[in-house]
RNA sequence: CAGCGUGCUCCGGGGUCGGUGAAAGUCCGAACCGGCGGUGACAGUCCGCGACCCGUGCGAAGUCGUUCCGACGGCCUCGCCCGGUUGACCAGGUGGAACUCCUGGACCGACGGUUAAAGUCCGGAUGGGAGGCAGCACGCGG
Repeated sequence: CAGCGUGCUCCGGGGUCGGUGAAAGUCCGAACCGGCGGUGACAGUCCGCGACCCGUGCGAAGUCGUUCCGACGGCCUCGCCCGGUUGACCAGGUGGAACUCCUGGACCGACGGUUAAAGUCCGGAUGGGAGGCAGCACGCGG
């Protein structure tokens, strides 16, 4: 100083102005934002992953019931594995190569809440989490 292993830590952005209205960061006009890996060259829209939600199975706690006292069954919560669900792009240009760059015009964004409908506010969440030539510690090792 490469490399490898283990543990811990870290890691998501965005509502400004105007209009209507009793009331809107939720509607209307404009505004703003874009996790992670991959890819012949840089991706919100390609191929995948993650978060939310749903289901089977297994395990654990609680609770109720049955009982021949061995246990069994219902409900509910949590954890783990697996599965399901999960949005959106075209045209032209450059080039060896781009649905990734440039130009132009589009489009998309879980669930619950809310005086009124939310990608941007509040909440579950001081949670979870893909992935990382990220950080720290210890060990292996040339």
FMN riboswitch aptamer (RFN element) from Actinopolymorpha singaporensis, 142 nucleotides, folded computationally.
Its mean pLDDT, the model's own confidence on a scale to 100, is 81.